[in-house]
C1' cells in the first nucleotide's frame, strides 16, 4: 500500500433564559443526529469546571479534530421612517346643551312695572292637641251532663217515730272563655292632622307690609362665554408594531489543512 484486531474520538450544534460562575431539564433556531432513568420550593460540576449514573453502536475519516468563507436565526444598541395607541395643546362657515344679548308681533303695567328693605309659608326637628287603631276599666247578653254555688220535687240512705244526711232532673247564678256598647279616667302605636307652641334653615317659589317711581314679560337669524362629541394640525411617551441600520453570538454547508497502536503479507 494491504489485510486484521484494537484506542483517541463521535453517535448532534447554537441562540435566549436560569446561575456567581460551566453544563443539563424549560422556550427558540437549524434539520434527523443511538437507548434507559433523575431533574424548578431544581439536578449536576468548580475557571483542571463545556453535564450525572447505567447500556449500545461505530471507530482512524463522507464520518473524529482544526481554520476561513458564507449565513439560518437569537440577543443588543442608539434612534431613522411608516403606521397604530395614549396624554396634552391648538384650530373649526361643524354639532348638540346651557346661560347672556337680541328684531317684530302679541301681552302686563300710574287702578303701580321693575328694584331695595323687613316679615309670614313652603322645608327640618321636638313638643303639646286632636283624630284613627289597640290593651285596660266599666257594661248588655251568652256561657258547666257530673268533677262550680243556692235552692233541691221525686227516688236514696240513717232512725220505731219525731227527724236528720247526702244529692240528680228542674228552677235560679256564676267562672274561664265569648259577644254587643261607653270612652269619664290611663297606656301603647302610626304612610295620622287646611290644628298649636318653641327651635332650625334660608337656595328657589308663593304671600303681606313699607319706600322708590316706569317699565317688565315675549323672542326668529345672528352674536358672546361655558361644556360635551366630532374633525384636522401638532407636541410627547420605561406604550407597542412593522421596515431600514450599527454591534456581538452563530446552527446548517462549502472550500482547505491535521490525526494514531499492535500483528502479518
Nucleotide at each position: 500500500u494491504c489485510g486484521u484486531a484494537c484506542u483517541a474520538g463521535a453517535u448532534g450544534g447554537g441562540g435566549c433564559g436560569c446561575c456567581u460562575g460551566g453544563g443539563c431539564c424549560g422556550c427558540c433556531c437549524u434539520g434527523u443526529a443511538c437507548c434507559c432513568g433523575a431533574a424548578g420550593u431544581g439536578c449536576u460540576c468548580a475557571a483542571u469546571a463545556u453535564g450525572c449514573g447505567g447500556g449500545a453502536u461505530u471507530g482512524a475519516a463522507u464520518u473524529c479534530c482544526c481554520a476561513u468563507c458564507c449565513c439560518a436565526g437569537g440577543c443588543c444598541c442608539a434612534g431613522c421612517g411608516c403606521a397604530g395607541c395614549g396624554c396634552g395643546c391648538u384650530u373649526g362657515a361643524u354639532u348638540g346643551c346651557a346661560u347672556g344679548u337680541g328684531a317684530a308681533a302679541g301681552g302686563c303695567g300710574u287702578u303701580g312695572a321693575g328694584g331695595a328693605c323687613c316679615g309670614g309659608g313652603u322645608c327640618c326637628u321636638g313638643c303639646g292637641c286632636g283624630g284613627c287603631a289597640g290593651a285596660u276599666g266599666c257594661u248588655u247578653c251568652c256561657g258547666a251532663a257530673c268533677c262550680c254555688c243556692g235552692u233541691c220535687a221525686g227516688a236514696u240512705c240513717a232512725g220505731g217515730a219525731a227527724u236528720g244526711a247526702a244529692g240528680c232532673a228542674g228552677c235560679g247564678g256564676u267562672a274561664a272563655g265569648g259577644u254587643g256598647g261607653c270612652c269619664u279616667c290611663u297606656c301603647u302605636g302610626g304612610g295620622u292632622g287646611a290644628c298649636g307652641c318653641a327651635g332650625g334653615g334660608g337656595a328657589g317659589c308663593c304671600u303681606g307690609g313699607c319706600c322708590u317711581g316706569a317699565g317688565c314679560c315675549g323672542g326668529a337669524a345672528g352674536c358672546c362665554u361655558g361644556c360635551a362629541a366630532c374633525a384636522a394640525g401638532u407636541u410627547u411617551g420605561u406604550c407597542a408594531g412593522c421596515g431600514g441600520g450599527a454591534g456581538u453570538c452563530a446552527a446548517a454547508g462549502a472550500u482547505g489543512g491535521g490525526u494514531g497502536u499492535a500483528c502479518g503479507a

Overview:
Bacterial large signal recognition particle RNA from a Ktedonobacterales bacterium, 265 nucleotides, folded computationally. The gene name in the source record is ffs. The sequence is in RNAcentral, with records from ENA. NCBI's taxonomy places the organism under Bacteria, Bacillati, Chloroflexota, Ktedonobacteria, Ktedonobacterales. Model confidence (mean pLDDT): 75 of 100.